A computed fold for a 71-nucleotide RNA from an Acidimicrobiia bacterium, annotated as transfer RNA.

RNA sequence: UCGGGGGUGGUGUAACGGCAGCACAAGGUCCUUUGGAGUCCUGAGUCGAGGUUCGAACCCUCGCCCCCGAG
Numbered sequence: 001u002c003g004g005g006g007g008u009g010g011u012g013u014a015a016c017g018g019c020a021g022c023a024c025a026a027g028g029u030c031c032u033u034u035g036g037a038g039u040c041c042u043g044a045g046u047c048g049a050g051g052u053u054c055g056a057a058c059c060c061u062c063g064c065c066c067c068c069g070a071g
Base pairs, nucleotide, nucleotide: 001070002069003068004067005066006065007064010024011023012022013021018054026042027041028040030038047063048062049061050060051059
């Protein structure tokens, strides 16, 4: 440099173009002799900039970063 794959809360992982979920973690409540067990609740996310579309995490373009391969 070229080709392919990927980038979603703190972490991991979902989401026919139509409400961004789940688990763990975190904070709080209750329970309890105690909590590192259990219960209920809460906050927190689509890599960046454009484009297409009534509507984009998803499609297109250009960047940035990571992984694999080629040279």
The sequence is in RNAcentral, with records from ENA and MGnify. It matches the Rfam family "tRNA". The family's RNA type in Rfam is transfer RNA.